[in-house]
């Protein structure tokens, strides 16, 4: 200051995958369901967390090291509605880089 990027709040918008199985609690006159909770089997990526390529860097090599993500594993997490959700767009507060 005609005030950037980060950061924080609000509002909108926001994807995938089994309301599977088989147990124990509770409730209830009894029996089952649901919720909660262990535990198996299949599956999902967009909280979080891990891998890494191009590049830098270091080494005579060989090779290290440092590296991003919507890729990839699926540790965590999720697989009806609700919630939660990366991210995206507005608004506000903070902020004080260019100039």
């Nucleotide at each position: 200051a005609u005030g950037a990027a980060a950061g924080c709040g609000g509002c909108a918008a926001g994807a995938g995958a089994g309301a599977c199985c088989c147990g124990u609690c509770c409730a209830c006159u009894u029996u089952a369901a649901c919720u909660a909770u262990g535990g198996g089997c299949g599956c999902c990526g967009a909280a979080g967390g891990g891998g890494c390529a191009a590049g830098a860097c270091c080494a005579u090599a060989a090779g290290g090291u440092u590296g991003a993500a919507a890729c990839u594993c699926u540790c965590a997490g999720g697989c009806a509605u609700a919630a939660g959700g990366a991210u995206u767009g507005u608004c506000g507060c903070c902020g004080g880089a260019c100039a």

Notes:
This is a predicted structure of a 99-nucleotide RNA (Glycine riboswitch aptamer) from Cloacibacillus porcorum. The source organism's lineage runs through Bacteria, Synergistota, Synergistia, Synergistales and Cloacibacillus. The prediction has a mean pLDDT of 77. Its Rfam family is "Glycine riboswitch aptamer". About the family: This family represents the bacterial glycine riboswitch. Gene Ontology term of the family: glycine biosynthetic process.